[in-house]
RNA sequence: GGCGCUAUCGUCUAAGGGUUAGGACGGAGCCCUCUCAAGGCUCAAAUACGGGUUCGAAUCCCGUUAGCGCUACCA
Numbered sequence: 001g002g003c004g005c006u007a008u009c010g011u012c013u014a015a016g017g018g019u020u021a022g023g024a025c026g027g028a029g030c031c032c033u034c035u036c037a038a039g040g041c042u043c044a045a046a047u048a049c050g051g052g053u054u055c056g057a058a059u060c061c062c063g064u065u066a067g068c069g070c071u072a073c074c075a
Stems, first nucleotide, its partner, number of pairs: 001071007010025004018055001027043005048064005
């Protein structure tokens, strides 16, 4: 250099064109308790970036960036 794969809350992980983007852990608050832990309830928090297709994109296409893998060249 070429090819392939991956990128979603702080972390892990769902959503295979029609959602208010869900769940677990973690965080905050409240309840419970003599206190703590455990438990219950509630809240905040994400689609890597830029375009395109479409009535509609996290999802399909192109490019960029980053990571991983395979491969070639470079003596």
The prediction has a mean pLDDT of 83.
A computed fold for a 75-nucleotide RNA from an uncultured Bryobacteraceae bacterium, annotated as transfer RNA.
Its Rfam family is "tRNA". The family's RNA type in Rfam is transfer RNA.
The sequence was found in a public genome assembly.